The RNA shown here (transfer RNA) has 72 nucleotides and comes from an Endomicrobiales bacterium. Lineage of the source: Bacteria > Pseudomonadati > Elusimicrobiota > Endomicrobiia > Endomicrobiales.

C1' cells in the first nucleotide's frame, strides 16, 4: 500500500430514515440497630470528526482520525 469490521451515556451493548435505549455502574428514596440484598424514583449523550443527500441523519454518501483482523 489493498480488504474487512468497529468507535452510541462512567463500562458492555442495542438501535438499519421518522422524539436516543436496556443491563450494570452513580444519586436519592424505602426497608434495617446498621451495612449488603431486594423494591421505588431520578440523573446522566456534541451518537469519533467534518462534509453532502433528504421535510426528517446514530441510520444512507464521500474524506479524514483511531482500534482489531485478514491479504501483500
Nucleotide at each position: 500500500g489493498c480488504c474487512g469490521g468497529g468507535g452510541u451515556a462512567g463500562c458492555u451493548c442495542a438501535g438499519c430514515g421518522g422524539u436516543a435505549g436496556a443491563g450494570c455502574a452513580a444519586u436519592g428514596g424505602u426497608u434495617u440497630c446498621g451495612u449488603a440484598a431486594a423494591c421505588c424514583a431520578u440523573a446522566g449523550g456534541u451518537c469519533g470528526u467534518c462534509g453532502g443527500u433528504u421535510c426528517a441523519a446514530a441510520u444512507c454518501c464521500g474524506a479524514c482520525c483511531u482500534c482489531c483482523g485478514g491479504c501483500u
The coordinates come from a structure-prediction model, not an experiment, and the mean pLDDT is 83. It matches the Rfam family "tRNA". Rfam's curators write: Transfer RNA (tRNA) molecules are approximately 80 nucleotides in length.